[in-house]
Context: one part of a larger RNA
RNA sequence: ACCUGCGAGUUACUUGUAACGGGCUUGGUUAAGACGUUGAGUCGGAGCCGUAGCGAAAGCGAGUCUGAAUAGGGCGAAUUUGUCCGUUGCAGUAGACCCGAAACCGGGUGAUCUAUCCAUGGCCAGGGUGAAGCGUGAUUAACCUCACGUGGAGGCCCGAACCUGUUGUUGUUGAAAAAACAUUGGAUGAGCUGUGGAUAGGGGUGAAAAGCCAAUCGAACCCGGAGAUAGCUGGUUCUCCCCGAAAUAGUUUGAGGACUAGCGUUGUGCGUUAAACCUUGGGGGUAGAGCACUGACAGGGCUAGGGGUCUUACCAGAUUACCGAACCCCAUCAAACUCCGAAUACCAAGGUGUACUUCACAGCAGUCAGACAGUGGGGGAUAAGCUCCAUUGUCAAAAGGGAAACAGCCCAGAUCAACAGCUAAGGUCCCUAAUAUACGCUCAGUGGUAAAGGAAGUCUCGUCGCAUAGACAACUAGGAGGUUGGCUUAGAAGCAGCCACCCUUAAAAGAGUGCGUAAUAGCUCACUAGUCGAGUGAUGGGGCGCCGAAAAUGUAACGGGGCUCAAGCGUAUAACCGAAGCUUUGGGAUUAGACAACUAAUCGGUAGGGGAGCGUUGUAGCGUAGGCUGAAGCACGACCGUGAGGACGUGUGGACGAACUACAAGUGCGAAUGCAGGU
Numbered sequence: 001a002c003c004u005g006c007g008a009g010u011u012a013c014u015u016g017u018a019a020c021g022g023g024c025u026u027g028g029u030u031a032a033g034a035c036g037u038u039g040a041g042u043c044g045g046a047g048c049c050g051u052a053g054c055g056a057a058a059g060c061g062a063g064u065c066u067g068a069a070u071a072g073g074g075c076g077a078a079u080u081u082g083u084c085c086g087u088u089g090c091a092g093u094a095g096a097c098c099c100g101a102a103a104c105c106g107g108g109u110g111a112u113c114u115a116u117c118c119a120u121g122g123c124c125a126g127g128g129u130g131a132a133g134c135g136u137g138a139u140u141a142a143c144c145u146c147a148c149g150u151g152g153a154g155g156c157c158c159g160a161a162c163c164u165g166u167u168g169u170u171g172u173u174g175a176a177a178a179a180a181c182a183u184u185g186g187a188u189g190a191g192c193u194g195u196g197g198a199u200a201g202g203g204g205u206g207a208a209a210a211g212c213c214a215a216u217c218g219a220a221c222c223c224g225g226a227g228a229u230a231g232c233u234g235g236u237u238c239u240c241c242c243c244g245a246a247a248u249a250g251u252u253u254g255a256g257g258a259c260u261a262g263c264g265u266u267g268u269g270c271g272u273u274a275a276a277c278c279u280u281g282g283g284g285g286u287a288g289a290g291c292a293c294u295g296a297c298a299g300g301g302c303u304a305g306g307g308g309u310c311u312u313a314c315c316a317g318a319u320u321a322c323c324g325a326a327c328c329c330c331a332u333c334a335a336a337c338u339c340c341g342a343a344u345a346c347c348a349a350g351g352u353g354u355a356c357u358u359c360a361c362a363g364c365a366g367u368c369a370g371a372c373a374g375u376g377g378g379g380g381a382u383a384a385g386c387u388c389c390a391u392u393g394u395c396a397a398a399a400g401g402g403a404a405a406c407a408g409c410c411c412a413g414a415u416c417a418a419c420a421g422c423u424a425a426g427g428u429c430c431c432u433a434a435u436a437u438a439c440g441c442u443c444a445g446u447g448g449u450a451a452a453g454g455a456a457g458u459c460u461c462g463u464c465g466c467a468u469a470g471a472c473a474a475c476u477a478g479g480a481g482g483u484u485g486g487c488u489u490a491g492a493a494g495c496a497g498c499c500a501c502c503c504u505u506a507a508a509a510g511a512g513u514g515c516g517u518a519a520u521a522g523c524u525c526a527c528u529a530g531u532c533g534a535g536u537g538a539u540g541g542g543g544c545g546c547c548g549a550a551a552a553u554g555u556a557a558c559g560g561g562g563c564u565c566a567a568g569c570g571u572a573u574a575a576c577c578g579a580a581g582c583u584u585u586g587g588g589a590u591u592a593g594a595c596a597a598c599u600a601a602u603c604g605g606u607a608g609g610g611g612a613g614c615g616u617u618g619u620a621g622c623g624u625a626g627g628c629u630g631a632a633g634c635a636c637g638a639c640c641g642u643g644a645g646g647a648c649g650u651g652u653g654g655a656c657g658a659a660c661u662a663c664a665a666g667u668g669c670g671a672a673u674g675c676a677g678g679u
Base pairs, nucleotide, nucleotide: 001679002678003677004676005675006674011094012093013092015091016090017089018088019087020086021085022084023083024082027049028048029047033043034042035041053060054059063075064074065073066072097235098234100232104225105224106223107222108221109220115199116198117197118196119195120194121193122192123191124189126158127157128156129154133150134149135148136147137146138145162186163185167182168181169180170179201217203213204212205211238613239612240611241610242609243608248261249260250259251258252257262367263366264364265363266362267361268360269359276352277351278350279349280348281347282346288340289338290337294334295333296332299329300328301327305323306322307320308319309318310317370395371394372393373392374391375390376389377388378387379386400411401410402409415587416586417585418584420583421582422581426577427576428575429561430560431559435574436573437572438571439570440569441568447563453547454546457544458543459542460541461540462539463538464537465536466535474531475530476529477528478527480504481503482502485499486498487497510525514523515522588603589602590601591600592599593598614668616665617664618663619662620661621660626656633652634651635650636649637648639646640645
């Protein structure tokens, strides 16, 4: 891992409650017990429920309590149905659907491991160093001191046994539940060790690490209380049919749990009440807007006051490219501003109006982690697949078609069947079902990512100039004189800078547009004529494009191929494809009606409510039918039933055992890191 077997809502209650079935209702009913029967019941009225309530109670009583009350008010009566048994749902008390703690307490068992201690024994190769003391000598007045010997001290040194466990490697389903190899530390000591003994669980022992106390220690192990408790996790076994949620509010030592309400379901009752639409009548202060209030706020005017400067003994005054309340003009802003003010929404009345729609009572729930999308907002950074509200939708609990793939987007809600038809979203060159036409736009593969900003891209609609009295562009020619204007300056001559910007000749020519020079010079422009011969320039709006444009394995930002009068974009027309939608044909079920027929509507579904069934074991009818001419069980098979399942046949098997009706349950397995066995 697989297979087989086992494996979870049970039982009790003289507990409650509701539904259903039954008995009695002249109220119902017995309990213990007695008698009797051996799967027989009969007595037994104590008690219980009901028949009257109110009050805390005494108590009173169709009333009573409160109260001074004959008031008012509360609860009652008038308005009456019970009770016993059974079955089922739910609840209560019990382990109460099953498995699961870590822990807590009680009584015992452990110091053969290990910690410390006690008693009594044992062990420590070899080598080195050479303390005290002593001796001799030297020395000294004598000590002291020195030298040489002797001596053999030490938690001394090196290093085996022994003890230890430093570092590394190997090992890590190991050779080993702590080791091997190499290396290291101690090795006469606070040393190591044998044997016997002592200390016991909130206790011991501890050179102290919460270490150790038998591979177990922040409280050992065994048995018991015990099925501790678990608002937590996991699991919870056959079928079909009808309906079908919630992820919210309030409260909570409450937040992953509960209770009540909301939303679901079932039954009973009421019978048009609900939704929706129309009419009428309401209140509002949102969107918007506005500035009349409260505040904010750009510019200007005017002006009290203040500052600076001047003047001044003081008083007073003058002045100001300073600041500036109030006021005025013009222009703005606001969730906590409003002179105003919608659409919606909401409320009420009337009308229309129909679905088992609202409503009432009763039984049973589940839900209290929601997700995304559109819209209106708060928080955040007008970030987040972010977070918190409101509102609608989908998912949740929804399959099908589209979006390449894609719970929450778009279309659309699957009763079953069909090799029939029509459509939705979305599509119609090929992959891939289905397409053409007409008129434009785009050249960027834009389409098939992105901004500020930029540009004689291109199409289109305007506005304003110039133009056959010849424009625009190009070419030819001119572009002069006073004058080098004045000032400044080393110089300043059109062209560093400042001021002025005239006059003349002319077809035209600036006291000069740019380059240039030290300054001149030189080139050029404006302006003018000629050549040429029809448009040319400025500016605004719109459509589609261009640049701006850098990312990590490989094109990789159309699903791909590929696409350019498109297979891109815009407008228009006519077709077609396309779903479990709708239709057609046939079958089934639910509900309703005039109920075998017929008709209509309905039949996605998690939690959950309700209904109807299948199968297993046993009991009774029933020691039944059947059965060695072959039971149960097992295997196979193209049969029947909506399904759980049920026949029949053949083989195997070798002795039991259906069907039907009813009853009772140890009644259905794929999951629980389930349990046992087998492989």